[in-house]
RNA sequence: UACCGGGUCCUGCGCGGCGAAGGCCUGCAAACCCCGCUAGGCCCGGAAGGGAGCAACGGUACCCAGGUACCUUCGGGUGCCGCAGGGUUGCCUGGCGGAC
Numbered sequence: 001u002a003c004c005g006g007g008u009c010c011u012g013c014g015c016g017g018c019g020a021a022g023g024c025c026u027g028c029a030a031a032c033c034c035c036g037c038u039a040g041g042c043c044c045g046g047a048a049g050g051g052a053g054c055a056a057c058g059g060u061a062c063c064c065a066g067g068u069a070c071c072u073u074c075g076g077g078u079g080c081c082g083c084a085g086g087g088u089u090g091c092c093u094g095g096c097g098g099a100c
Stems, first nucleotide, its partner, number of pairs: 001097001003095006009086006015079002018075006024067004034059003042051003
C1' cells in the first nucleotide's frame, strides 16, 4: 500500500437486567348517607306475632401505608448478549500479497 474477513456505526427482531406505574399480598380503613346480624329502646297488634332499626360485632369499598416472588404496560447514554439486514469516509483487528 492493494484485496478479503470481523469489530466500531445504523435499522429491525429477540433474550436478560435496571427503573417507574398498575395488577397481586398484608395492615389500616364507613358513627349515619355500604352489606349482614341486631341487645336495648321504638312502632303495629287484644294476643300470637310482625316491622323499621341505633350502638356493639363481623365483612366489604374508596383512601393511606408497607411488601416483593409472579404477571402486564412503559422507558433508557441498560448488556466485554444473540440473529438478520444495511453501510464502509474514518478508526481498530485478523488473513494474504506486493514495495521500501